[in-house]
RNA sequence: CAGGUUGGCCGGGCGGUCGCGGGCGGGGGCUUUCGGGCCCGCGCCUGAGGAAAGUCCGCGCUCCGCAGAGCACGGUGCUGGCUAACAGCCAGGCGGGGAAACCCGGCGGAACAGUGCAACAGAGAGGCGUAUUGCCCGCGGCCCGGUGCCGCGCGGCGAGGGUGAAACGGUGCGGUAAGAGCGCACCGGCGCGCGUGGCGACACGCGCGGCCAGGCAUACCCCACCGGGAGCAAGGCCAAGCAGGGGCGAUGGUGCGGCUCGCACCGUUCGAGCCCCGGGUAGGCUGCUUGAGGCGUGCGGCAACGUACGCCCCAGAUAGAUGACCGCACAGGGGGCUACGGCCCCCGGACAGAACGCGGCUUACAGGCUGGCCUGGGCG
RNA sequence: GUGCCUGUAGCUCAGUGGAUAGAGCGCUUGCCUACGGAGCAAGAUGUCGGGGGUUCGAAUCCCUCCAGGCACGC
Numbered sequence: 001c002a003g004g005u006u007g008g009c010c011g012g013g014c015g016g017u018c019g020c021g022g023g024c025g026g027g028g029g030c031u032u033u034c035g036g037g038c039c040c041g042c043g044c045c046u047g048a049g050g051a052a053a054g055u056c057c058g059c060g061c062u063c064c065g066c067a068g069a070g071c072a073c074g075g076u077g078c079u080g081g082c083u084a085a086c087a088g089c090c091a092g093g094c095g096g097g098g099a100a101a102c103c104c105g106g107c108g109g110a111a112c113a114g115u116g117c118a119a120c121a122g123a124g125a126g127g128c129g130u131a132u133u134g135c136c137c138g139c140g141g142c143c144c145g146g147u148g149c150c151g152c153g154c155g156g157c158g159a160g161g162g163u164g165a166a167a168c169g170g171u172g173c174g175g176u177a178a179g180a181g182c183g184c185a186c187c188g189g190c191g192c193g194c195g196u197g198g199c200g201a202c203a204c205g206c207g208c209g210g211c212c213a214g215g216c217a218u219a220c221c222c223c224a225c226c227g228g229g230a231g232c233a234a235g236g237c238c239a240a241g242c243a244g245g246g247g248c249g250a251u252g253g254u255g256c257g258g259c260u261c262g263c264a265c266c267g268u269u270c271g272a273g274c275c276c277c278g279g280g281u282a283g284g285c286u287g288c289u290u291g292a293g294g295c296g297u298g299c300g301g302c303a304a305c306g307u308a309c310g311c312c313c314c315a316g317a318u319a320g321a322u323g324a325c326c327g328c329a330c331a332g333g334g335g336g337c338u339a340c341g342g343c344c345c346c347c348g349g350a351c352a353g354a355a356c357g358c359g360g361c362u363u364a365c366a367g368g369c370u371g372g373c374c375u376g377g378g379c380g
Numbered sequence: 381g382u383g384c385c386u387g388u389a390g391c392u393c394a395g396u397g398g399a400u401a402g403a404g405c406g407c408u409u410g411c412c413u414a415c416g417g418a419g420c421a422a423g424a425u426g427u428c429g430g431g432g433g434u435u436c437g438a439a440u441c442c443c444u445c446c447a448g449g450c451a452c453g454c
Stems, first nucleotide, its partner, number of pairs: 001376010013328006020047006027040005049351001053362002056360005061231004068261004073227005078092005093107001094105004108222002114220002116216002133160001134157003137153006169187006188212002190209008235286004244277005252266004280454001293312008330349001332347006381452007390405004398436001407423005429445005
């Protein structure tokens, strides 16, 4: 320098004019049941994001009397740690990809729980299953003869060819009529046992067993762990308004949402509750923003993170404010001129946008800044 | 906020792991007709909403994103 790979940060700046939401403090006017209410000005402070988004997870908070048991259902799925918690993060193990940096993994269980699936092709596709082409043996026949050819056998075989995504280890020697883990040696895999290292996932080593037992659990399932339900339209207070009628209904109903049990409450004809029709409201306050909060420094930890101290206060609307215009520079793009130093003109800054709050994930994003690491080349 | 559904040819829909993805209407061409319609014959037509994964194999199973729609709530 080029190519690759992986993090972190910013995501428009300054000034002016007008306008809008919120808070605080004045002023003026109208009204009043003297508490207040309404309208118009003024000053100061403050006013979106890294994703505010999708709502895919996890919590806080609130209510359901307590948040109980079992089944069902759903979720998670290597190990250790972090955390309020998680499907998140950090560190590690294993497997796969890459020359490497690095990236990806729903990564528990498939021989001793079981079931299921595999089109077409193929002889055979799932457990000890198959005989098409073949090899061998026996018998018979043909042929001048032969180690040849043909036929037959409920004969033996699983090596070679072939099919397939997948056909039950590989090489060699022995063995045999021909063959085969049939036997042996080495290699590979699997299982069991022991030892060493590690908290562990696991790794390494030794020994034993011919055990060679395929794939799919992102098929059912099994195992381990987790999960009570609902949601700020939760919930609390105030104000305003209205009209009731009908049906069902009892070892019943409500809390409770799949079931059962337990518990609590309401009720059994003066009737709980459910359903249908009809009627009313479309208001205010609160919850509401100080919080698992932000920033900085020190300490512990490989890290995620934790902790101590100091400093800071940072939107709270309710049909929903955060906008428009102008000027100046700054990135960026295009065009023209050039004396190659530059000069001039035009365009122009993405994705998007709070609505109870928080931690993550995912997705969108013009452009800019910056740190590692790997490979190749050049120069010193 | 919560729960749920749909996306397949131009349109309406089938197809829930097995190859070339089908049906009706519509479309194109030819025949018939003076012309048109009807009729007859032949034909064309898909990123299976996008991306990724599992699998030998995906429209179908899983994850994620996009678009559209429905229901409930004093």